[in-house]
Molecule: transfer RNA
Organism: Phlebia radiata
This record gives sequence, structure tokens and C1' cells, in this order.
RNA sequence: GGGCAAUUGGCACAGUGGUAGCGCGCACGCUUCGCAUGCGUGAGGUCCAGGGUUCAAUCCCCUGAUUGUCCA
Repeated sequence: GGGCAAUUGGCACAGUGGUAGCGCGCACGCUUCGCAUGCGUGAGGUCCAGGGUUCAAUCCCCUGAUUGUCCA
């Protein structure tokens, strides 16, 4: 220098054109003498940034950023 991939709650990830979900973690409640386990409820995300297409974009297109990987 070139190719490819990834970027989504604190963490690991899913999702796919119709205002986003699972697990773990966190808070609260029940259970216990208490803790743990178990059960229930809840909070927490401008979906990397900007622009474009569309009635509507996390998803499609363009540019950029970061990370990983391959080639030189």
C1' cells in the first nucleotide's frame, strides 16, 4: 500500500426494511434465622460517525473512523 471481516445495554452475542432481543451481570421483591441457589419484576442501548435511497433504515448504497485478519 491492497483485499476481507467486525462495530448493537456494563460484558459476550442475536436480529433483520416496519420505532431491538437473549444470556451473564446490576437493582428490587419472594423464599431463608442469615447467605447461596431458585422464582418473579425492573432499570439500562441517539444499533461506530456523517451523508444518500425509501412513506419508513440497526438492516440497502457511499465516505470516514477503530479493531482483527490475509497478501505484498